This is a predicted structure of a 468-nucleotide part of an RNA (small-subunit ribosomal RNA, 3' major domain) from an uncultured bacterium. It matches the Rfam family "Bacterial small subunit ribosomal RNA". Rfam links the family to the GO terms structural constituent of ribosome and ribosome. Model confidence (mean pLDDT): 81 of 100.
Context: one part of a larger RNA
C1' cells in the first nucleotide's frame, strides 16, 4: 500500500420486507447433458453456458458417416510450351460426380481476348493453439469511481490531493484543510416521446346521401422555433451546496425511454464471422459427389407454449390501434369449395393500391361444475400448398379418435407504472416451415411500513493482519 474478516460505523440496490404473476407437478415444443450410433458436425459450461452462434439443418446450407471417382486440383495469379474462337444444343452409360459420341458455331486492329491439355512457381485446409495474437464481445456495472503534473510530509515503501463536515443519483456541489491545479469517468451536448407557436399543404384532412368542386380551420406529415433552469414564494439550513412545501404550467427538480460503459477483474468467449505468428496435411485433414445423419432416445436439467375452466369455453351479429411489409412482389372486388386453398386479375416501386380480419372489450344466447359444449395430445382417413424431391424429416386443413391434466413438494424466477399482468398486429431470415427473436399499439393493477435480517469479488471511511 492492497487483499481478506461468520470486525466495526455510514450509504445504496425489485437485495431483503410489502404485493402481483410465474417455475418446479401434466402434455407438448425447444436447447443441453448422457446414452446409442457408420455419422449423430463443431464450438458455448456457476453468476457471465441451455430458444445461446444458429435472424430459421428435406437437397443446399454441412464443417459429420458410408460409397463412387480427382490429384496444379472447386476459385485465383505468374512463366514456358502446344492446340482450339468464344459458346450452344443433343444421344448414350451411371445413383450422381463423371465418361463417351454427334451436331452447330467459325471472333479479331493478327497484336490479341476467351478457352483446352502439359510442366512449374503459388494454391487449398470450418486442421492444432483464443495459454502466442489483433478485431469484437460478455461481466462487476451506468457502480463512482480511476489517475496524473507541481508543491509539501516520510530514510524509503509510500501519504497528502481524493480524507474531513454537510449534500447529492453522481469524486454531484458547497465548506474547511498543504495544498494547488489537470485529465478519464458524472452530468450536458446527440436521438425518441410529453406541450405549444409558425412555414408548407399532397397521395392527408372536412360544413356528408353520395360525389365534384373549394379550401387548409381541425386531425396528420415534417422543417425551424418556444418550454423546465431550483427561475419564484415560503420554512429549515452555517449568511453555503440543499432539502421540504407551494403557485404558476402540458410537463417539476435527472419529466419518461434510447444510443453512450472510466482504469481495470475475470491467461472469461471467439484462431468455425474475419485477419494472423508458429506448428501440421499435400493423390489428401484438400476438392467433387449419390445417399444417410445433425430430427435417435431407458433418463436428467434449462427456456418456453397449451391448459386444468364460468372473471369460463361456444355460437350470432356491433367497435376501437400502432407499427411495419411489398415487384421473381403485395394482391382487392367477383366466382368455386365445409376448409387448407384454388380460378382470376383490378390497383399499387404505393400518406394514393394491396397484405389488414386487429384481438382482448361490449351486447344477446347457450352450456350450469361434470375430465365437462374443459383440455388439447396422440393416432387413423381423405386433402392443400412450397418445392427437382416432403419416406427417413415441412407447414396447413376436414372429418373421426380425445392421453395427461381438477392448480402442482422442497425450493427458485421476474417486476415499482402505462410498470406486471393480459391481447392481439408487424417484421427479419424465409421457395416451404416461428410456441423462439426483434418491435408495435389495446385494456391495465397491487405494494414499498422500513433497513433487523439475506444477497452483491457493491461504495466511503476505519480496525485486525494467515497473505502478496
Nucleotide at each position: 500500500u492492497g487483499a481478506c474478516g461468520g470486525g466495526g460505523a455510514c450509504c445504496c440496490g425489485c437485495a431483503c420486507a410489502a404485493g402481483c404473476g410465474g417455475u418446479g407437478g401434466a402434455g407438448c415444443a425447444u436447447g443441453u447433458g448422457g446414452u446409442u450410433u457408420a455419422a449423430u458436425u463443431c464450438g458455448a459450461u456457476g453468476a457471465u453456458a441451455c430458444g445461446c452462434g444458429a435472424g430459421g439443418a428435406a437437397c443446399c446450407u454441412u464443417a459429420c458417416c458410408c460409397g463412387g471417382g480427382c490429384u496444379c486440383g472447386a476459385a485465383c495469379g505468374g512463366c514456358a510450351g502446344g492446340g482450339g474462337a468464344a459458346u450452344c444444343a443433343c444421344c448414350c452409360a451411371g445413383a450422381g460426380a463423371u465418361g463417351g459420341g454427334u451436331g452447330a458455331g467459325u471472333c479479331u486492329u493478327c497484336g490479341g481476348a476467351c478457352u483446352c491439355c502439359u510442366g512449374u512457381c503459388g494454391a487449398g485446409g470450418u486442421g492444432u493453439u483464443g495459454c502466442a495474437u489483433g478485431g469484437u464481445u460478455g461481466u462487476c456495472g451506468u457502480c463512482a469511481g480511476c489517475u496524473c503534473g507541481u508543491g509539501u510530509c516520510g530514510u524509503g515503501a509510500g501519504a497528502u490531493g481524493u480524507u474531513g463536515g454537510g449534500u447529492u443519483a453522481a469524486g454531484u456541489c458547497c465548506c474547511g484543510c498543504a495544498a494547488c491545479g489537470a485529465g478519464c469517468g458524472c452530468a450536458a451536448c446527440c436521438c425518441c416521446u410529453a406541450u405549444u407557436g409558425u412555414u408548407a399543404g399532397u397521395u392527408g384532412c372536412u360544413a356528408c346521401g353520395c360525389a365534384a368542386g373549394a379550401g387548409c380551420a381541425c386531425u396528420c406529415u415534417a422543417g425551424c422555433g418556444a418550454g423546465a433552469c431550483u427561475g419564484c414564494c415560503g420554512u429549515u439550513g452555517a449568511c453555503a451546496a440543499a432539502a421540504c412545501g407551494g403557485a404558476g404550467g402540458a410537463a417539476g427538480g435527472u419529466g419518461g425511454g434510447g444510443a453512450c460503459g472510466a482504469c481495470g477483474u475475470c491467461a472469461a468467449a471467439u484462431c468455425a464471422u474475419c485477419a494472423u505468428g508458429c506448428c501440421c496435411c499435400u493423390u489428401a485433414u484438400g476438392a467433387c459427389u449419390u445417399g444417410g445423419g445433425c430430427u435417435a432416445c431407458a433418463c436428467a436439467c434449462g427456456u418456453g407454449c397449451u391448459a386444468c375452466a364460468a372473471u369460463g369455453g361456444c355460437g350470432u351479429a356491433a367497435a376501437c390501434a400502432a407499427a411495419g411489409g411489398g415487384a421473381a412482389g403485395c394482391g382487392a372486388g367477383g366466382a368455386a369449395g365445409u376448409g387448407a386453398u384454388c380460378c382470376g386479375g383490378a390497383g399499387c416501386a404505393a400518406a394514393u393500391c394491396c397484405c389488414a380480419a386487429a384481438a382482448a372489450u361490449a351486447a344477446c344466447g347457450u352450456c350450469u361444475c361434470a375430465g365437462u359444449u374443459c383440455g388439447g395430445a396422440u393416432u387413423g382417413u381423405a386433402g392443400u400448398c412450397u418445392g427437382c424431391a416432403a419416406c427417413u424429416c415441412g407447414a396447413c386443413u376436414a372429418c373421426a379418435u380425445g392421453a395427461a391434466g381438477c392448480u402442482a413438494g422442497a425450493a427458485u424466477c421476474g417486476c415499482u407504472a402505462g410498470u406486471a399482468a393480459u391481447c392481439g398486429c408487424g417484421a427479419a431470415u424465409c421457395a416451404g416451415c416461428a410456441u423462439g427473436u426483434c418491435g408495435c399499439g389495446g385494456u391495465g393493477a397491487a405494494u414499498a411500513c422500513g433497513u433487523u435480517c439475506c444477497c452483491g469479488u457493491g461504495g466511503u471511511c476505519u480496525u485486525g493482519c494467515a497473505c502478496a